Bacterial RNase P class A from an uncultured Micrococcales bacterium, 338 nucleotides, folded computationally. The coordinates come from a structure-prediction model, not an experiment, and the mean pLDDT is 79.

RNA sequence: UGGGUCGGCUAGGCGAUCGCGGCGGUUUAGGCCGACGAGGAACGUCCGGGCUCCAAAGAGCACAGCGGUGGGUAACGCCCACUCCAGGUAACUGGCAAGAAAGUGCAACAGAAAGCAGACCGCCACGAUAGUGGUAAGGGUGAAACGGUGGUGUAAGAGACCACCAGCGGUUCAGGUGACUGAGCCGGCUAGGUAAACCUCGCUUGGAGCAAGACCAGACAGGGAGUAAUGAUGCGGCUCGCAUCGCUCUCGGGUAGGUUGCUUGAGGCUAGCGGCAACGCUAGUCCUAGAUAGAUGAUCGUCCACGACAGAACCCGGCGUAUCGGCCGGCCCAGUUA
Numbered sequence: 001u002g003g004g005u006c007g008g009c010u011a012g013g014c015g016a017u018c019g020c021g022g023c024g025g026u027u028u029a030g031g032c033c034g035a036c037g038a039g040g041a042a043c044g045u046c047c048g049g050g051c052u053c054c055a056a057a058g059a060g061c062a063c064a065g066c067g068g069u070g071g072g073u074a075a076c077g078c079c080c081a082c083u084c085c086a087g088g089u090a091a092c093u094g095g096c097a098a099g100a101a102a103g104u105g106c107a108a109c110a111g112a113a114a115g116c117a118g119a120c121c122g123c124c125a126c127g128a129u130a131g132u133g134g135u136a137a138g139g140g141u142g143a144a145a146c147g148g149u150g151g152u153g154u155a156a157g158a159g160a161c162c163a164c165c166a167g168c169g170g171u172u173c174a175g176g177u178g179a180c181u182g183a184g185c186c187g188g189c190u191a192g193g194u195a196a197a198c199c200u201c202g203c204u205u206g207g208a209g210c211a212a213g214a215c216c217a218g219a220c221a222g223g224g225a226g227u228a229a230u231g232a233u234g235c236g237g238c239u240c241g242c243a244u245c246g247c248u249c250u251c252g253g254g255u256a257g258g259u260u261g262c263u264u265g266a267g268g269c270u271a272g273c274g275g276c277a278a279c280g281c282u283a284g285u286c287c288u289a290g291a292u293a294g295a296u297g298a299u300c301g302u303c304c305a306c307g308a309c310a311g312a313a314c315c316c317g318g319c320g321u322a323u324c325g326g327c328c329g330g331c332c333c334a335g336u337u338a
Stems, first nucleotide, its partner, number of pairs: 001334010012303007020037002023034004039309001043320002046318005051209004058240004064204004068082005083097001084095004098200002103198002105194002120139002122135005147165006166190002168187008213260004222251006231245004267286008
């Protein structure tokens, strides 16, 4: 200097005039003053919670979710670190990453045969021939043919036996919290793939939701049918238990306004300490929207990076998706110079 890869910050600024929202202060009212007022994703509603109710306490099963190890967190399907596998020269990226010797399935066609298989061609023995018996080393088919190479042996062969190698099983030592890694010994055991197929194993697991819920105000007209204690109802399903005494369907009439929940938080920022990190602890400091017919807009001037995606509605931690630009940093590779 070029290319690559990973991460952090920002999201138009400043000034003036008018306008909007609630809050605080002031003014007899009319009004005036002050501070504050949408996001990095506020989007998706995909996860996890806080909170409220079912409910006066539950238990079990099933459904469902996760799946290498160890940590973080209120918790998680999230985050961090590590192990193994795959890709990449590398930095780095990705992985629904337990179990196929518990069982059931699936893999077209070809092929003799593709989960306990198999003899098409071939080789060997007997036979005049037809054929019978042995064989799975050679050839063919296929993505894949049930270990590989070399030898011994044999009628011809074959892990039948041997040496080395690969895998599998068992075991010892060393390192590591662990997953696992490295080295050695024994065994002739050779049992392909697939579980984001069913399944098995391990761990977790009530439901509904701020239109939850609480309070005040207001209004109410009944009729019919069914069931009823050996019953019915009780907010996903079933069983047990517990509580209550009515419950269900249909025709018809009346009221529905306000307050609260509602923003001080698993909160933000700064510094120090611990930790590889996620994060935790301590100290200091700050209060930064609470609308509900749903608030932040318009004009002018100026600077510049010329402004994209986009708009709170109970709150928070994540993930996914969209996106105009600007700034900063770590690491890897290549070239050049000193």
Its Rfam family is "Bacterial RNase P class A". The family's RNA type in Rfam is ribozyme. Rfam's curators write: Ribonuclease P (RNase P) is a ubiquitous endoribonuclease, found in archaea, bacteria and eukarya as well as chloroplasts and mitochondria.